RNA sequence: UCGCGACAACGGCAAAGCCGGCGAAAGCCGGCGACGCAAAGCCACGAGGCUACCGCCCACGGGACACCGGGGCCACGCCGGUCGGGUUGCCGCA
Numbered sequence: 001u002c003g004c005g006a007c008a009a010c011g012g013c014a015a016a017g018c019c020g021g022c023g024a025a026a027g028c029c030g031g032c033g034a035c036g037c038a039a040a041g042c043c044a045c046g047a048g049g050c051u052a053c054c055g056c057c058c059a060c061g062g063g064a065c066a067c068c069g070g071g072g073c074c075a076c077g078c079c080g081g082u083c084g085g086g087u088u089g090c091c092g093c094a
Stems, first nucleotide, its partner, number of pairs: 003093003012037002017032006035081001041087003045084003048079003055073004060069003
């Protein structure tokens, strides 16, 4: 340096749920809380997933023909604790 990971050590993170806030939503932030995690640190490049304010479309309903409702599509919005990739890093070698 690579690799590996124990009922080891020092520590770390925090699922669901609840409360408060932000957001159109997905979701995020803070507090409580611990199911789990050796990268459950960081990036968001590939695959995948979620949402659809705006926009576009409709052979649907209404209409005062301005539009409104309903439906469909779309990421420029997200997740990353789904998998891969990149990058940094603690302890030990029992």
Molecule: c-di-GMP-I riboswitch aptamer
Organism: Roseisolibacter agri